[in-house]
This is a predicted structure of a 503-nucleotide part of an RNA (small-subunit ribosomal RNA, 5' domain) from an uncultured bacterium.
The coordinates come from a structure-prediction model, not an experiment, and the mean pLDDT is 85.
Context: one part of a larger RNA
RNA sequence: GAUGAACGCUGGCGGCGUGCCUAAUACAUGCAAGUCGGACGUGAUCCUCGUUUUCGGAUGAGGUGAAAGUGGCGGACGGGUGAGUAACACGUAGCUGACCUGCCCUUCAGUGGGGGACAACGGGUGGAAACGCCCGCUAAUACCGCAUACGCUCCUGGGAGCCAGACAGCCAGGAGGAAAGCGUUUCGUGCUGAAGGAGGGGGCUGCGGCCCAUCAGGUAGUUGGUAGGGCAACGGCCUACCAAGCCGACGACGGGUAGGGGGCCUGAGAGGGUGACCCCCCACACUGGGACUGAGACACGGCCCAGACUCCUACGGGAGGCAGCAGUAAGGGAUAUUGCGACAAUGGGCGAAAGCCUGACGCAGCAACGCCGCGUGCGGGAUGACGGCCUUCGGGUUGUAAACCGCUUUUCUGUGGGAAGAGACAGGACGGUACCACAGGAAGAAGUCUCGGCUAACUACGUGCCAGCAGCCGCGGUAAAACGUAGGAGGCGAGCGUUAUCC
Repeated sequence: GAUGAACGCUGGCGGCGUGCCUAAUACAUGCAAGUCGGACGUGAUCCUCGUUUUCGGAUGAGGUGAAAGUGGCGGACGGGUGAGUAACACGUAGCUGACCUGCCCUUCAGUGGGGGACAACGGGUGGAAACGCCCGCUAAUACCGCAUACGCUCCUGGGAGCCAGACAGCCAGGAGGAAAGCGUUUCGUGCUGAAGGAGGGGGCUGCGGCCCAUCAGGUAGUUGGUAGGGCAACGGCCUACCAAGCCGACGACGGGUAGGGGGCCUGAGAGGGUGACCCCCCACACUGGGACUGAGACACGGCCCAGACUCCUACGGGAGGCAGCAGUAAGGGAUAUUGCGACAAUGGGCGAAAGCCUGACGCAGCAACGCCGCGUGCGGGAUGACGGCCUUCGGGUUGUAAACCGCUUUUCUGUGGGAAGAGACAGGACGGUACCACAGGAAGAAGUCUCGGCUAACUACGUGCCAGCAGCCGCGGUAAAACGUAGGAGGCGAGCGUUAUCC
């Protein structure tokens, strides 16, 4: 000098930031991912009109459209955490002739004609529940054939070239593969195939960044080959067979520690330390394993299995996962509100749109935790009051300090006005906030540490190697500037000290 700090004493205001570093411990409760009726079939409720009525209602038409269901897109983003990981995880520079890519943009072409179901629903039935089972009906942009199709895919042949090399691309022949509609209907928006782009991602490689040699040898899918499987893709990724390799003092293997980077702190720099907040990447989501769906996951608020734990149970069986936002318990020296927002703004998902959802976000609350700014008054005022302390008893000092006189009103209090933020109108959580005006009155606002040397600031009393102090040197055993108190002084100041850690 610095800090995500804590502790002691103290504490007026504002702005901007920051706030579980420990138990990746366990979690009550609420909320945090939905949306689309312009894909589809039902259609509760309510309203209007009509018929009928034993005034209870029944019934028909039209409208409204709850709710669940089928289907689509999103739930792989956003948000959290740092457990694991010493690794192509990260950083940087490349490679991919070994690859993928929903939504978006550009270009070309197509969108013909059929079929059978399953939910919802109705009926029945099992179970305490969670949740099922059987029968029957039904729609679609759900599902399945058929047709057609390119420069798409596959196979065969040809020929030249490129390349390290096989490919792609060229020519000929053959085979195969699409689609969906909806609406407000000169059109819009979807759907299908192909090519390109943008953005995103997978893989490979060189180099770089911790400690221990009191870890010296390690390795059997191990190293390579052949063939196959698998993948979007290369590969010992996996399998069979064959060979015996491969790594290592330029530190293999083992152990310990650790998310990495941009950065941050310090320093003249070199360097040292660090990885909170913000940004990028990675990994994880009760623990371990697994796949499904999908353009994308091996998926925080999806599924299955096992385990530990908690809860419900009619004992047969079920339910759950805050390292999302708040909040609780525990741990700890220690870290906040179960707030506001018919989301006003920015951004995101869905939707043609209106809009809906959004604990992302925008705000507010708490905390001197940090930085910065402001204030606690200003001027005058001596026979130098009183009181305190010291005293050589003369006086000295506190001290212009106070009183007293004059002034001001930042701030404060009260009253009134009152935004920008909202890119045509309307629409503001913050917020009656910021800010402005007026009125009032010095009014409501100072502490803390130190005073032996280092180091700025000295006396008195008490104590008597006691009580105590202390960062180092060292003080204290009867005159202690070093302990305690008081007066005074010095430092910093809404803070001041202490502790911890780094330079």
The RNAcentral record of the full RNA draws on ENA and SILVA.